[in-house]
RNAcentral holds the full RNA, with entries from ENA. This is a predicted structure of a 699-nucleotide part of an RNA (large-subunit ribosomal RNA, domain II) from Brevibacterium luteolum. The organism belongs to Brevibacterium, within Bacteria. Its mean pLDDT, the model's own confidence on a scale to 100, is 83. Rfam family: Bacterial large subunit ribosomal RNA. Rfam links the family to the GO terms structural constituent of ribosome and ribosome.
Context: one part of a larger RNA
RNA sequence: GCCUGCGAGUUAGUGGCAUGUAGCGAGGUUAACCCGUGUGGGGUAGCCGUAGCGAAAGCGAGUCCGAAUAGGGCGAGUGAGUUGCAUGUCCUAGACCCGAAGCGGAGUGAUCUAGCCAUGGGCAGGGUGAAGCGUCGGUAAGACGACGUGGAGGCCCGCACCCACUUCAGUUGAAAAUGGAGGGGAUGACCUGUGGUUAGGGGUGAAAGGCCAAUCAAACUCUGUGAUAGCUGGUUCUCCCCGAAAUGCAUUUAGGUGCAGCGUUGCGUGUUGCUUUCUGGAGGUAGAGCUACUGGAUGGCUGAUGGGCCCCACCGGGUUACUGACGUCAACCAAACUCCGAAUGCCAGGAAGUGUAAGCGUGGCAGUGAGACUGCGGGGGAUAAGCUUCGUAGUCGAGAGGGAAACAGCCCAGACCAUCAACUAAGGCCCCUAAGCGUGUGCUAAGUGGGAAAGGAUGUGGAGUUGCGAAGACAACCAGGAGGUUGGCUUAGAAGCAGCCACCCUUGAAAGAGUGCGUAAUAGCUCACUGGUCAAGUGAUUCUGCGCCGACAAUGUAGCGGGGCUAAGCACACCGCCGAAGUUAUGGCAUCAUCACGUUAACCCUAACGGGUUGUGGUGUUGGGUAGGGGAGCGUCGUGUGGCCGGUGAAGCUGCGAAGUGAUUCAGUGGUGGAGGCUAUGCGAGUGAGAAUGCAGGC
Numbered sequence: 001g002c003c004u005g006c007g008a009g010u011u012a013g014u015g016g017c018a019u020g021u022a023g024c025g026a027g028g029u030u031a032a033c034c035c036g037u038g039u040g041g042g043g044u045a046g047c048c049g050u051a052g053c054g055a056a057a058g059c060g061a062g063u064c065c066g067a068a069u070a071g072g073g074c075g076a077g078u079g080a081g082u083u084g085c086a087u088g089u090c091c092u093a094g095a096c097c098c099g100a101a102g103c104g105g106a107g108u109g110a111u112c113u114a115g116c117c118a119u120g121g122g123c124a125g126g127g128u129g130a131a132g133c134g135u136c137g138g139u140a141a142g143a144c145g146a147c148g149u150g151g152a153g154g155c156c157c158g159c160a161c162c163c164a165c166u167u168c169a170g171u172u173g174a175a176a177a178u179g180g181a182g183g184g185g186a187u188g189a190c191c192u193g194u195g196g197u198u199a200g201g202g203g204u205g206a207a208a209g210g211c212c213a214a215u216c217a218a219a220c221u222c223u224g225u226g227a228u229a230g231c232u233g234g235u236u237c238u239c240c241c242c243g244a245a246a247u248g249c250a251u252u253u254a255g256g257u258g259c260a261g262c263g264u265u266g267c268g269u270g271u272u273g274c275u276u277u278c279u280g281g282a283g284g285u286a287g288a289g290c291u292a293c294u295g296g297a298u299g300g301c302u303g304a305u306g307g308g309c310c311c312c313a314c315c316g317g318g319u320u321a322c323u324g325a326c327g328u329c330a331a332c333c334a335a336a337c338u339c340c341g342a343a344u345g346c347c348a349g350g351a352a353g354u355g356u357a358a359g360c361g362u363g364g365c366a367g368u369g370a371g372a373c374u375g376c377g378g379g380g381g382a383u384a385a386g387c388u389u390c391g392u393a394g395u396c397g398a399g400a401g402g403g404a405a406a407c408a409g410c411c412c413a414g415a416c417c418a419u420c421a422a423c424u425a426a427g428g429c430c431c432c433u434a435a436g437c438g439u440g441u442g443c444u445a446a447g448u449g450g451g452a453a454a455g456g457a458u459g460u461g462g463a464g465u466u467g468c469g470a471a472g473a474c475a476a477c478c479a480g481g482a483g484g485u486u487g488g489c490u491u492a493g494a495a496g497c498a499g500c501c502a503c504c505c506u507u508g509a510a511a512g513a514g515u516g517c518g519u520a521a522u523a524g525c526u527c528a529c530u531g532g533u534c535a536a537g538u539g540a541u542u543c544u545g546c547g548c549c550g551a552c553a554a555u556g557u558a559g560c561g562g563g564g565c566u567a568a569g570c571a572c573a574c575c576g577c578c579g580a581a582g583u584u585a586u587g588g589c590a591u592c593a594u595c596a597c598g599u600u601a602a603c604c605c606u607a608a609c610g611g612g613u614u615g616u617g618g619u620g621u622u623g624g625g626u627a628g629g630g631g632a633g634c635g636u637c638g639u640g641u642g643g644c645c646g647g648u649g650a651a652g653c654u655g656c657g658a659a660g661u662g663a664u665u666c667a668g669u670g671g672u673g674g675a676g677g678c679u680a681u682g683c684g685a686g687u688g689a690g691a692a693u694g695c696a697g698g699c
Base pairs, nucleotide, nucleotide: 001699002698003697004696005695006694011093012092013091015090016089017088018087019086020085021084022083023082024081027048028047029046033042034041035040052059053058062074063073064072065071096234097233099231103224104223105222106221107220108219114198115197116196117195118194119193120192121191122190123188125157126156127155128153132149133148134147135146136145137144161185162184163183165182166181167180168179169178200216202212203211204210237633238632239631240630241629242628247260248259249258250257251256261368262367263365264364265363266362267361268360269359271357273354274353275352276351277350278349279348280347281346287340288338289337294334295333296332298330299329300328301327306322307320308319309318310317311316371396372395373394374393375392376391377390378389379388380387401412402411403410416588417587418586419585421584422583423582427578428577429576430563431562432561436575438574439573440572441571442570443569449565455549456548459546460545461544462543463542464541465540466539467538468537476533477532478531479530480529482506483505484504487501488500489499512527516525517524589623590622592620593619594618595617596616597615601614602613603612604611605610634688636685637684638683639682640681641680642679643678644677645676652672653671654670655669656668657666658665659664
């Protein structure tokens, strides 16, 4: 991992509430218990109901507050309960199942290990050479020195022994701590055998929260115990109907819960609901505006006040490229500005449409209270985020199908079932790939299309405005481009051309006291300007369509899905077609509503007529679905009653086959098997397995 089996809403309470049903009914019913063994009989204490109000005494269709015959509160007026059973749900219990870490109690452990006690054992070999002592030297005697002797030391090197510092290996190991190579101690606070002792909030600890039997920030075993778990996981057959929420308020509250909101299902009400239109309202948003307020804020004019300078004993005066109030002119800004002011939305009323569709009230049962993205309107942020937080709408959530290559939240569209039928939506129609290499007119040359900005550019199409031009423009070519003069200044020099100032006059068709290059300065080349040749357009600028540059990344082209495309790109117009679980067609199932039929069938209500449910047929509606609510069924085991089968072969297993929307079921027949089983209708459950790092077994 697979297979098989086991595996989770149960039971109790003379509990609560509701629904269904049964008995009795202004009543209903017993409990303990007794007689006793029948589906029995008794038992009336008690409980609920029939009357309420008041804290109560109490009064009573009233009562309480109150002085009140005032007023108000709660009641009556308008009678249905009660006791079983079943179901749903809640409460109390382990209460759907599994799961803690832990807390308490009583015990068991020091054969591991920590310390201690008692008694034993062990430490190859080598080195160093303390004290003391001796001899000699030395001294007045000493001290002291030398040489011997001696054999000290938590001394040195190094086996056994003890330890565990480094590294490699191992890491489903050879091993639940090891192996290899090195390392440290090795006469000591050394190592070690045996016996003993200290026990769990306790021991022991040269202290690491270490160790106390592979377990230690409180051992292990049993027990309270099914501790508790607002947490995680799991929770077993089918079909049908409806179908949410991820919000508000509160919370030692934020992943929980309560109330409300939203779902479902009964009952009641009966159009109150929704949509459109009309009419009438409230409002201060978008926008706009501001000598219409409150504030902000730019420039001009005016220029008070203040400052500077001057005159001045004081008073005062003059002046000012300073400051700049008020005023005025012009242009602006505002969520917490408004002289103004929409569209939507909201409220009310009238009408129409819708209407098995809603609304409202009330009872049972819930789930939800982590939301996500997209469009629009805002706040926060950086007018960042697949960001965050509100409002509003949609989708996903709980929604399949088609499109977007692939792609919960985008576009189209809401799947009852069947069909080798049809029409469409979004999106598409050269091939992959269903359908047009469709028609017409333009644009693009960049593979733009098929990623991107500021900015840049004689790309190219369209629409304008304007200058020059047959009195010859623009471009090109030929020629001129001069004189005063090297203007003056400056400078070493400055001659058109370093710089400063001025920028005249003359000749002329024209020619600057000079546009650029150049020289040390000159020279030289060139331009403006003019003439000629040529011959018809040539410049500037605005708006706009489509393009160009700007454009660098990591596995492999890799920014059309690919091939490929000059249209198979873009714009406009048009005609076709394809395309979905949409719509239509045909058949069928269920659902709900309504109508009809039918008592030959059954049941209920009613004195009867008649009505209702099941049934048959017609018409129409509806049938995506998570949490969740409601309804109807299948199957397993046991049991009561009725009817049946079985050694001429029950159940079980198995082959072929058949039926039903499904859980499932079975006629017939073959094999195996060898003794019980089936059916109808009730009842009762240890009643359905794929998941729980489920449990056991097998492989």